Small-subunit ribosomal RNA, central domain from an uncultured bacterium, 350 nucleotides, folded computationally. The RNAcentral record of the full RNA draws on ENA and SILVA. Its mean pLDDT, the model's own confidence on a scale to 100, is 88.
Context: one part of a larger RNA
RNA sequence: CUGGGCGUAAAGCGAGUGUAGGCGGACUGAUAAGUCAGGUGUGAAAGCCCUGGGCUCAACCUAGGAAGUGCAUUUGAUACUGUUGGUCUUGAGUGUUGGAGAGGUUGGUGGAAUUCUUGGUGUAGAGGUGAAAUUCGUAGAUAUCAAGAGGAACAUCGGUGGCGAAGGCGGCCAACUGGACAACAACUGACGCUGAGACUCGAAAGUGUGGGGAGCAAACAGGAUUAGAUACCCUGGUAGUCCACACCGUAAACGAUGGGUGCUAGGUGCUGGGAGCUUUGACUCUUCCGGUGCCGUAGCCAACGCAUUAAGCACCCCGCCUGGGAAGUACGGUCGCAAGACUAAAACUC
Numbered sequence: 001c002u003g004g005g006c007g008u009a010a011a012g013c014g015a016g017u018g019u020a021g022g023c024g025g026a027c028u029g030a031u032a033a034g035u036c037a038g039g040u041g042u043g044a045a046a047g048c049c050c051u052g053g054g055c056u057c058a059a060c061c062u063a064g065g066a067a068g069u070g071c072a073u074u075u076g077a078u079a080c081u082g083u084u085g086g087u088c089u090u091g092a093g094u095g096u097u098g099g100a101g102a103g104g105u106u107g108g109u110g111g112a113a114u115u116c117u118u119g120g121u122g123u124a125g126a127g128g129u130g131a132a133a134u135u136c137g138u139a140g141a142u143a144u145c146a147a148g149a150g151g152a153a154c155a156u157c158g159g160u161g162g163c164g165a166a167g168g169c170g171g172c173c174a175a176c177u178g179g180a181c182a183a184c185a186a187c188u189g190a191c192g193c194u195g196a197g198a199c200u201c202g203a204a205a206g207u208g209u210g211g212g213g214a215g216c217a218a219a220c221a222g223g224a225u226u227a228g229a230u231a232c233c234c235u236g237g238u239a240g241u242c243c244a245c246a247c248c249g250u251a252a253a254c255g256a257u258g259g260g261u262g263c264u265a266g267g268u269g270c271u272g273g274g275a276g277c278u279u280u281g282a283c284u285c286u287u288c289c290g291g292u293g294c295c296g297u298a299g300c301c302a303a304c305g306c307a308u309u310a311a312g313c314a315c316c317c318c319g320c321c322u323g324g325g326a327a328g329u330a331c332g333g334u335c336g337c338a339a340g341a342c343u344a345a346a347a348c349u350c
Stems, first nucleotide, its partner, number of pairs: 003322004007304002012318001014201004021194003025088007033081002035077008049065006091191001092188003095184004103177007110154001115149007125136002162169002206247006215241002220236004258317006266295011278281001299306002323350003332343004
């Protein structure tokens, strides 16, 4: 390389939009590039193969034939692929109506709680722990009542509930805005799928500038514990956590499972919508479409398990793997303010 693979053994890019490329629905006409069949030319000699001949045989030498999977040209075939003309509606999209939702952005607003400040009541303790101490308190703490300030998060509802491509999203109200779904079947008529590069988004931590800072809390300090204790426990506490703008671009970014299409027993929940029956009810039953769980047949799997939400049966496209370590490292390059990220070896060793 081929092959075989990628849930857990090595292996699915964190996710999307999309360029080139690859692949692509039904019917029909043309063409004949691919494809298939025949002819002609060429395919040097030697060699290989076949049949003879010559050295006593053989190796070796020699004559003839065959072969030479290829290329060019020409005559045909037209199922499939391609190109091109026409038609279609089931793929895809548009439209109308409708309801569901923590989808996103911005602005406003509410109550509970913590902390702080002021005032009242009140007096000697309070905190904290396995036990203590550091700590706070007669300059009046803790407790309790009232008022005020400020920041952050939204108990109950809340749910293997919902929404989103992923990251993720949760008080309430408004404005702006994205997507999905159902019913209808009016319109377009293959407009599709995937997607190297590219571009965009991307938890937390971290970075820059300017704000903010209640609680929590790396670092740090003290008290304990301990043989020691650079920890676990306690008392404090700064970055940070919050906001705006700009970077970073990584996670067990996980379903450790790329996307699309079709096909392949069922059972039982939840959720959104529709239809039917109906005693009109927040009913029950039947049924269709979308989503989301559990169990399970065939099949698959090394097993565990998966099983119409496949890890089953097939096709299309992309990404990735190829013994362990050295190593996701060195060097080089690109990006970044930095931290570092991406790309990515070898010697050597087992």